[in-house]
Molecule: c-di-GMP-I riboswitch aptamer
Organism: Pseudomonadota bacterium
């Protein structure tokens, strides 16, 4: 250096309630706080599911799949 798998040791990210603010809702954002995750980084390509002013428009990437991208440590 490249690949594969394991690892929570130091570190990362962060659920749910709560508090603000966006939005018609689902939900999104920041703050709390940690259920939890080895890609819980990204991308709405397929399926699911959820809202809704239901023809269609949004939302979910921490539902599964697929696509791209990186990392500490040990084998």
């Nucleotide at each position: 250096u490249c690949g594969a798998a394991a690892u929570a040791a130091a570190g990362c990210c962060a659920a749910a309630c709560c508090c603000g603010c966006u939005g018609a809702a689902a939900a999104g954002c920041g703050g709390u706080g940690a259920c939890g995750g080895a890609a819980a980084g990204c991308u709405a390509c397929g399926g699911g599911u959820c809202u809704g002013u239901a023809a269609c428009a949004g939302a979910u990437a921490g539902c599964c799949g697929a696509g791209u991208u990186g990392c500490c440590u040990u084998u």